[in-house]
A computed fold for a 593-nucleotide part of an RNA from Ignavibacteria bacterium RIFCSPLOWO2_12_FULL_56_21, annotated as large-subunit ribosomal RNA, domain I. The full RNA is in RNAcentral, with records from ENA and SILVA.

Context: one part of a larger RNA
RNA sequence: GGCAUGCGGUGGAUGCCUUGGCACCAAAAGGCGAUGAAGGACGUGGUUACCUGCGAAAAGCGUCGGCGAGGCGGAAGCAGCCUGUGACCCGGCGAUGUCCGAAUGGGGCAACCCACUCCGAGUCAUGUCGGAGUAUGCACUGCUGAAUUCAUAGGCAGUGACAAGCCAACGGGGAGAAGUGAAACAUCUCAGUAACCCCAGGAAGAGAAGACAAUAGUGAUUUCCCGAGUAGCGGCGAGCGAAACGGAAACAGCCUAAACCUUCUGAUAUGUUCAAGGGAGCGACCGUUGUAUCAGGGGUGUUGUGGGACCAUCAGGCCGAAGCGCUACUAGGCCAGGGAGUUACAAAUUGCAUUGCUAGCUGAAGCUUCUGGAAAGCUGUGCCACAGAGGGUGACAGUCCCGUAAGCGAAAGCGAUGCAACUCCCGAGGGGAUCCCAAGUACCGCGGAGCAAGUGGAAGUCUGCGGGAAUCCGCCAGAACCAUCUGGCAAGGCUAAAUACUCUUUGGUGACCGAUAGUGAACAAGUACCGUGAGGGAAAGGUGAAAAGCACUCCUAACAGGAGGGUGAAAUAGUACCUGAAACCGCAUGCUU
Numbered sequence: 001g002g003c004a005u006g007c008g009g010u011g012g013a014u015g016c017c018u019u020g021g022c023a024c025c026a027a028a029a030g031g032c033g034a035u036g037a038a039g040g041a042c043g044u045g046g047u048u049a050c051c052u053g054c055g056a057a058a059a060g061c062g063u064c065g066g067c068g069a070g071g072c073g074g075a076a077g078c079a080g081c082c083u084g085u086g087a088c089c090c091g092g093c094g095a096u097g098u099c100c101g102a103a104u105g106g107g108g109c110a111a112c113c114c115a116c117u118c119c120g121a122g123u124c125a126u127g128u129c130g131g132a133g134u135a136u137g138c139a140c141u142g143c144u145g146a147a148u149u150c151a152u153a154g155g156c157a158g159u160g161a162c163a164a165g166c167c168a169a170c171g172g173g174g175a176g177a178a179g180u181g182a183a184a185c186a187u188c189u190c191a192g193u194a195a196c197c198c199c200a201g202g203a204a205g206a207g208a209a210g211a212c213a214a215u216a217g218u219g220a221u222u223u224c225c226c227g228a229g230u231a232g233c234g235g236c237g238a239g240c241g242a243a244a245c246g247g248a249a250a251c252a253g254c255c256u257a258a259a260c261c262u263u264c265u266g267a268u269a270u271g272u273u274c275a276a277g278g279g280a281g282c283g284a285c286c287g288u289u290g291u292a293u294c295a296g297g298g299g300u301g302u303u304g305u306g307g308g309a310c311c312a313u314c315a316g317g318c319c320g321a322a323g324c325g326c327u328a329c330u331a332g333g334c335c336a337g338g339g340a341g342u343u344a345c346a347a348a349u350u351g352c353a354u355u356g357c358u359a360g361c362u363g364a365a366g367c368u369u370c371u372g373g374a375a376a377g378c379u380g381u382g383c384c385a386c387a388g389a390g391g392g393u394g395a396c397a398g399u400c401c402c403g404u405a406a407g408c409g410a411a412a413g414c415g416a417u418g419c420a421a422c423u424c425c426c427g428a429g430g431g432g433a434u435c436c437c438a439a440g441u442a443c444c445g446c447g448g449a450g451c452a453a454g455u456g457g458a459a460g461u462c463u464g465c466g467g468g469a470a471u472c473c474g475c476c477a478g479a480a481c482c483a484u485c486u487g488g489c490a491a492g493g494c495u496a497a498a499u500a501c502u503c504u505u506u507g508g509u510g511a512c513c514g515a516u517a518g519u520g521a522a523c524a525a526g527u528a529c530c531g532u533g534a535g536g537g538a539a540a541g542g543u544g545a546a547a548a549g550c551a552c553u554c555c556u557a558a559c560a561g562g563a564g565g566g567u568g569a570a571a572u573a574g575u576a577c578c579u580g581a582a583a584c585c586g587c588a589u590g591c592u593u
Base pairs, nucleotide, nucleotide: 001592002591003590004589005588006587007586008585009584015578016542017541020513021512022510023509024508025507026506027505028504029502030501031166032165039100040099041098042055043054044053046078047077050074051073061094062093063092064091065090066089070082071081072080105114106113107112115134116133117132118131119130120129121128136163137162138160139159140158141157142156143155144154170201171199172198173197174196181188185235211218212217222249223248224247225246232240233239253494254493255492256438260299261298262297264296265295266294267293268292269291270290277286278285280327281326282325283324304472306437307436308435309434310432311431316335317334318333319332337426338425339424340423341422349421350420351419352418353417354416355415356414357413358412360408361407362406366381367380370377382399383398384388390402391401392400443467444466445465446464447463448462449461474489475488476487477486478485529536530535549577552564553563554562555561
C1' cells in the first nucleotide's frame, strides 16, 4: 500500500408523511374607478426587523345581528389591560381613510415642491395652522361677445355618480411576421398564426332571405353530429380543404326611410280686406297673423300569392260631441273578448309573498380485559344508524372531539321567482287612374383582397381608380354567358336563447403530484441574487404524543465541542434533530505485498 470484516464520521438517496400544487365537475359572479380604482410609498404596536391587519379616529371606531368565556394577529417573554353592562371571534351596514397613482390647482426625477380663492383658528401685525374649492374633454343652461350692423367665432359661469385609468381568458375590428415544411428554394406552407394597436360585453359577433334548392320542397341567426378528408384547390409538389341535404340544441320576431296627412314649431318669400283658403258638410262666420315653399317635430306606413299611400266602398255591441242652426256610418269614449310587455322590437315600475346567498343552531349511540409510553389494537359484552362521508385525538374510533344524515335560522344587505297594480296592441275583403318603395347605389372595366379555391371557363362578397342604371310592363339570383323556368326584393336599423371563456367565489371529485415531483414559489417567493435596463430568477419541508428543548457537576478560552446527570417509550429523537443508502474519510482486527 492492497483486500476483507467490524465500529464510527461525512453525506442526504430511499421509505413514510403533507400545510402546497394540478386537472375536472356543478353552481355563482362576470367587473372595479373622479363618492378617487388597480397597484404602491410612508406610517401605525408599551417593547416591533419581517409578514398580516389598519390609516394621524392607524393589529383599529360606531351600529345591527350571530356566538358564549375567554381575549389583547403570525409569536414567545416582560409589563399592563379588556371581558356575562357579553369581551375576543364571525357576518350585514356605516365612520375614519396620510401621500403617490387616471391623479385632476400649477409643477415634478411617483410617494415631493410651489400656489390662488373662500371660511375658520391664532398674532398688535406678518409669518403660521385647519377645512373646502380650483385639470381637461363632451353635453346642456345662462351671461357675455370681435373683425362686422344683425349674427357668428371666441370668452366666463353653473349643472351632469358623463368620459378618462385598471382588469386572466373569451369576442369584434385594424394592421401583420419569421424559424419551419416543401428533405435545397422563389409561387406555396407555417398563418391571417405569434407579437402589436383600437373597441366592447357578460358574453361578443351573426340574424329575420335580393337565402337555399330543383320540377319536390325548405323557411332568420348561432352551435354540435353527419356529410367528409368527400367535392374541389394545389411548383396538381408539400400540402390546403368546403357547402347543401339529414339529425340534434335552442327558438322570436320587429322598427324605420319614402309616398300621404298635420288646427305643432321655425326660417324664407308673399299678401293687406280681395282672393286662395279655413270652417267635418251646407250656411252663418273667420280670413289683423293669412297663404306658399323649405326644414324640423308628430301621425300614417313596412311588403314579394308584390306592399303601401291615395280615391271610392264595407265595418262586434253601446254611448256620442263642437262658438250658433241643421246633418252625421264623424272625432272620441265605454263594454265584451284576445294577446304582449315593464331586460329585444312601442311604452311602462312599485308593492306584497315565497325562496336563495352573505354569520349560525339542533343533531343518535360504550364500557371493559390484556399488551403498551399512550388504545382507537386485542378480549368480553352492548348500543345508534335517514348519521359506517371525512378529519382529529399519544398505534387502526359509527358510538371521545369536530362533523355527517335529517331538520331549523337573519336585525341588515344583495339576488331570483310568482302575484297584484302599471303600460301597450288587436276585425276583414275588393277595385284601380296617379304617387312611393333606401343612388354616385346596383352594375360594368382595370388593380387588389377575401371566399376551401393559387385567375382559372370563375359565379356570389369587399373596394382603390374610371364609367354609371331601372321603380313592378321593374330589379337580383339559381357557379362564365343566353333563353325558358324557379326562387327572392339589395343599396337603413334593432333583436333573447342554444355557443366561447374563468382573474374570482362556494361546494365537490380524482387508476393526478408527493419536496430534483406538483405552480417559479408547501418555507420572509416573484423573495434572495444577477442585469444600466427591458428582463432573468433560485435554493430552502419533517425533534417529540407533549418542549417535558437537558436543572446541576466536570474538561475547556467565563468559547466551540464534549463527558456525566436529568427528561422521554426512544437522545445513534438534542433543535446541524424521522428514516439515514452510496460515493468519500477514519479507527480496530485479520490476511497479504
The organism belongs to Ignavibacteria, within Bacteria.